[in-house]
Predicted 3D model of a 75-nucleotide RNA (transfer RNA) from a Clostridia bacterium. Lineage of the source: Bacteria > Bacillati > Bacillota > Clostridia. Its mean pLDDT, the model's own confidence on a scale to 100, is 81. It matches the Rfam family "tRNA". The family is grouped with related families in Rfam's "tRNA clan".
RNA sequence: GCUGAUGUGGCUUAGUGGUAAAGCACGUGCUUGGUAAGUACGAGAGCGUGAGUUCAAUCCUCACCAUCAGCUCCA
Numbered sequence: 001g002c003u004g005a006u007g008u009g010g011c012u013u014a015g016u017g018g019u020a021a022a023g024c025a026c027g028u029g030c031u032u033g034g035u036a037a038g039u040a041c042g043a044g045a046g047c048g049u050g051a052g053u054u055c056a057a058u059c060c061u062c063a064c065c066a067u068c069a070g071c072u073c074c075a
Base pairs, nucleotide, nucleotide: 001071002070003069004068005067006066007065010024011023012022013021018055026042027041028040029039030038048064049063050062051061052060
């Protein structure tokens, strides 16, 4: 320099055009003599950044950023 993959709540993942879901963690209540466990409820992300296409974009296209992997050249 080139190519590819990945980027989504605090963490791990799902969702791949119709507006984001689950587990763990967290908060509150119940339960207990008190914890833990169990159970019910709740809060929390607009999807790496920017632009484009579309009635509509996490999803398609382009550029950039970050991480990882591979390849090439020079030394």